[in-house]
RNA sequence: GGGAGUCUGUUAGCGCCUGGACCGUAAUUGGUUGACGAGGAUGGCAGUUAUCGAAAGACUCGGCGGAUGCUGCCACGGCCACAUGCAGUGGGUCGCAGGAAGAGAGCAAAAAGCAGAAUCGACACUGUAACAGAGGCUCUUCCGACACUGAGG
Numbered sequence: 001g002g003g004a005g006u007c008u009g010u011u012a013g014c015g016c017c018u019g020g021a022c023c024g025u026a027a028u029u030g031g032u033u034g035a036c037g038a039g040g041a042u043g044g045c046a047g048u049u050a051u052c053g054a055a056a057g058a059c060u061c062g063g064c065g066g067a068u069g070c071u072g073c074c075a076c077g078g079c080c081a082c083a084u085g086c087a088g089u090g091g092g093u094c095g096c097a098g099g100a101a102g103a104g105a106g107c108a109a110a111a112a113g114c115a116g117a118a119u120c121g122a123c124a125c126u127g128u129a130a131c132a133g134a135g136g137c138u139c140u141u142c143c144g145a146c147a148c149u150g151a152g153g
Stems, first nucleotide, its partner, number of pairs: 014065004019061001020033005036053003042075007076095005086150005098143007113128004
């Protein structure tokens, strides 16, 4: 290093490989690579090349499958405040939750380098430092916090 078994933990940038690229072999052919983390789940159907940056510049390229994204519809649930409570319908919005804009704080791993160990080799592995953006959070501003019906007081 390969195979099998057991246990534990984690996991949808997740799984796979018929292209390409790379390595070994005289060749048949065998092997390697093929997403680095962050973020993301009420359910169903349909559509859609499913968010964010980091790295790299043969690659994360290309292909297949999947997927927590987005949009529309439906169902379920919450909210639409206080000064007037309850139920229903419609509308709006969200799925621990109103929308938009701006500002701020905070947050990663890999690659590269160095070191280690292993292989014929590509590659992969281990240790180590640093560095994001989105979402979320905080603050500010704007907009919206509604309409109708019913019963009761």
A computed fold for a 153-nucleotide RNA, annotated as glmS glucosamine-6-phosphate activated ribozyme aptamer. The sequence was found by an Rfam model in a public genome assembly. The coordinates come from a structure-prediction model, not an experiment, and the mean pLDDT is 75. The model forms 87% of the base pairs in the Rfam consensus. Its Rfam family is "glmS glucosamine-6-phosphate activated ribozyme aptamer". It is annotated as a riboswitch. Rfam describes the family as follows. This entry contains a glucosamine-6-phosphate activated ribozyme that is found in the mRNA for GlmS. GlmS is an enzyme that uses fructose-6-phosphate and glutamine to generate glucosamine-6-phosphate. The ribozyme catalyses self cleavage of the glmS mRNA that is thought to regulate GlmS activity.